[in-house]
Molecule: c-di-GMP-I riboswitch aptamer
Organism: uncultured Methylococcaceae bacterium
RNA sequence: UAAGGUAAAAGCCAAACCCGUUCGUAAGGCGGAGACGGAAAGUCACGGGUCCCUGAGUAGGCCAGAAUAGACGAGGGGAAAGCCGGAUUGCCAAG
Repeated sequence: UAAGGUAAAAGCCAAACCCGUUCGUAAGGCGGAGACGGAAAGUCACGGGUCCCUGAGUAGGCCAGAAUAGACGAGGGGAAAGCCGGAUUGCCAAG
């Protein structure tokens, strides 16, 4: 110095479940507890995908003046970095 994450060591993060929350319509966030895992499980919603809210409209249904539950869904807004890819920064140090 760092291709790479094999040896050691120092530390780090924390899935699910559970509890809390005078945060949020929701997805979800935050705190506690917990430990399945992780060498970027640090950071960034840029591409794909996923999820939530809204929703022009479409088909169909219903109704003859009042019903519209459900399905699909352009567009708009949002969530997650521990789905995949990408960008960027970074700990340790055997050989």